[in-house]
Context: one part of a larger RNA
RNA sequence: CCCGCGGCUAGACGGAAAGACCCCGUGAACCUUUACUGCAGCUUGACACUGAACCUUGAACCUGUUUGUGUAGGAUAGGCGGGAGGCAUAGAAGCGAAGACGCCAGUUUUCGUGGAGCCAUCCUUGAAAUACCGCCCUGACAGUUUUGAGGUUCUAACUAUGGAAAACAAAUUCGAGGACAGUGUCUGGUGGGAAGUUUGACUGGGGCGGUCUCCUCCCAAAGGAUAACGGAGGAGCACGAAGGUCGGCUGAUCACGGUCGGAAACCGUGAAGUCAGUGCAAUGGCAUAAGCCGGCUUGACUGCGAGAGCAGCAACUCGAGCAGGUGCGAAAGCAGGUCAUAGUGAUCCGGUGGUUCCAUAUGGACGGGCCAUCGCUCAACGGAUAAAAGGUACUCUGGGGAUAACAGGCUGAUACCGCCCAAGAGUUCAUAUCGACGGCGGUGUUUGGCACCUCGAUGUCGGCUCAUCUCAUCCUGGGGCUGUAGCCGGUCCCAAGGGUAUGGCUGUUCGCCAUUUAAAGAGGUACGUGAGCUGGGUUUAAAACGUCGUGAGACAGUUUGGUCCCUAUCUGCCGUGGG
Numbered sequence: 001c002c003c004g005c006g007g008c009u010a011g012a013c014g015g016a017a018a019g020a021c022c023c024c025g026u027g028a029a030c031c032u033u034u035a036c037u038g039c040a041g042c043u044u045g046a047c048a049c050u051g052a053a054c055c056u057u058g059a060a061c062c063u064g065u066u067u068g069u070g071u072a073g074g075a076u077a078g079g080c081g082g083g084a085g086g087c088a089u090a091g092a093a094g095c096g097a098a099g100a101c102g103c104c105a106g107u108u109u110u111c112g113u114g115g116a117g118c119c120a121u122c123c124u125u126g127a128a129a130u131a132c133c134g135c136c137c138u139g140a141c142a143g144u145u146u147u148g149a150g151g152u153u154c155u156a157a158c159u160a161u162g163g164a165a166a167a168c169a170a171a172u173u174c175g176a177g178g179a180c181a182g183u184g185u186c187u188g189g190u191g192g193g194a195a196g197u198u199u200g201a202c203u204g205g206g207g208c209g210g211u212c213u214c215c216u217c218c219c220a221a222a223g224g225a226u227a228a229c230g231g232a233g234g235a236g237c238a239c240g241a242a243g244g245u246c247g248g249c250u251g252a253u254c255a256c257g258g259u260c261g262g263a264a265a266c267c268g269u270g271a272a273g274u275c276a277g278u279g280c281a282a283u284g285g286c287a288u289a290a291g292c293c294g295g296c297u298u299g300a301c302u303g304c305g306a307g308a309g310c311a312g313c314a315a316c317u318c319g320a321g322c323a324g325g326u327g328c329g330a331a332a333g334c335a336g337g338u339c340a341u342a343g344u345g346a347u348c349c350g351g352u353g354g355u356u357c358c359a360u361a362u363g364g365a366c367g368g369g370c371c372a373u374c375g376c377u378c379a380a381c382g383g384a385u386a387a388a389a390g391g392u393a394c395u396c397u398g399g400g401g402a403u404a405a406c407a408g409g410c411u412g413a414u415a416c417c418g419c420c421c422a423a424g425a426g427u428u429c430a431u432a433u434c435g436a437c438g439g440c441g442g443u444g445u446u447u448g449g450c451a452c453c454u455c456g457a458u459g460u461c462g463g464c465u466c467a468u469c470u471c472a473u474c475c476u477g478g479g480g481c482u483g484u485a486g487c488c489g490g491u492c493c494c495a496a497g498g499g500u501a502u503g504g505c506u507g508u509u510c511g512c513c514a515u516u517u518a519a520a521g522a523g524g525u526a527c528g529u530g531a532g533c534u535g536g537g538u539u540u541a542a543a544a545c546g547u548c549g550u551g552a553g554a555c556a557g558u559u560u561g562g563u564c565c566c567u568a569u570c571u572g573c574c575g576u577g578g579g
Stems, first nucleotide, its partner, number of pairs: 001579008010571003014566002022400004027396002029392004035197003039193001041190003045186005051154010062143005068137001069105001078136005085119003094113008158177002162174003200212003209229001213235006236381001237279001238338002243297007251275001253271006277286002280343001282341003301324004307318003313382001326335003349375007357368002407454001408452001409450003413447001415443006424434002461536001462534003466528001467525005474499003477494006501515005542560004546555003
């Protein structure tokens, strides 16, 4: 050097399983509910199957009988029309009894008695006789018919899970119930019982929080544009004058002077020069004022619009000029809202007004078009629907190292270690020792930040076993200084050869305690080491408590329980054999 054999597992981000944690998908499934929307079921009512009798009580029509009082006036005059006569031995007036109405004045009905009259036309009145007849009104009574509600009874529809000398079935029958129940159609309610779904995005992982449209400034790198969960503020209107035009005017602040009057009211003089004002945030403007006053007014017009700006689109913005008619001004002219930039919402659907348009054979109409206008915190503001919340540790799937938890990496704020300056403490004396306020580094052991390899898997705390390295040294060794007398010490320098505890409690690392020791060092090694062990903790499925939640369920809260696979190919290491 080559080839073996027996062993060990540190590595091959070893094998196994398209990660179960986490995120994403306008994925799924179950579960919940006061999410949404329908559906069974239950229930209310109407009608049908569904009949009879009686009683009570409504409604409608008809017939008959009645009813009717303001004042004036014989007196209880319902309205209108006809009408000069009407009623009466087929029994008038009057009287008696009973009933009804009643404004207590009377009206009216029946019966008895009685035995021949009673009333109208007159005077009052808008209206003339219930003298007589007809048609009606208001209310009442009686009756027929129709219909409704309630009650009682019936039996023939209908009902049975009652009986008929053992049991079963059919018919029949007896008894029970009974027009109820039940069923059908329509209808109001209730309705996680069951069903289908929804439950936004951004995001230095996700959740929680915040935000989502528009305006102004900075960032923004002197054209325009330009991001961030960068830094600051505003809007979701207002105004018939705060618009148009013509004419005029000039502010804030300060000083001095002036009755009440003061720091500040108003007047005068001066300084000042836009620091004022602008309906509202900021910016840019504004004195020819766009700021402030007054006169007259409605251009806060109709039909357009060359041409531009901006811009993915859709939108948005500016606009001379032409026609019509108008306001102000002597006129030239100016005026299609407001100093400008926010004050907002596409489409569909529907409403209202107008219209010379269309109108399913024709004429109309229905309906539609066109013009004007109205209805959205559709604010997740380019608006998925008219209409929508949650749980999953019972979970599943497709994906992601595009994105979190472990480890690594980068960084080094934080942490640890050191240095500089030296106020001060140290009786005196900054530096034996300690060292404020500050400054500068180092390390990569903490807590973090970032999200770079890994989600077709890099197993996670602690313990056991076995270690290996660093030195910022715990012991042992050598030294300097000392506020080192000695014994003990303090601090600093050199030094990594060797060494560096056993028990109790706790899953603990850590820590506390007990007893030893020369000492019981600090760290790195995927917080060394699970293809070496364990599995107490964390971190599945079961269960309980507390708390939260209507609930399903949830909790860096607690509690009991809970499958740890791999026969070593290569590298490496130990032992051994052959050439």